[in-house]
RNA sequence: GGACGAUUAGCUCAGUUGGUAGAGCGUCCGCUUGACGUGCGGAGGGUCAGCGGUUCAAGUCCGUUAUCGUCCA
Repeated sequence: GGACGAUUAGCUCAGUUGGUAGAGCGUCCGCUUGACGUGCGGAGGGUCAGCGGUUCAAGUCCGUUAUCGUCCA
């Protein structure tokens, strides 16, 4: 220098054909317990890596930049 892949909640990851952003774990609250834990119920938490484009509408499609990984030179 080139090719490919990844980037979504604090962590690990889903997200279908472009049409209301989700799960598990963790955190907080309530119930339960003498207390903790477990269990049950609920809540909070998101600039979908950045910028631009296409579209009535973009996490999803296109371009570009950044970071990480694999491979080629």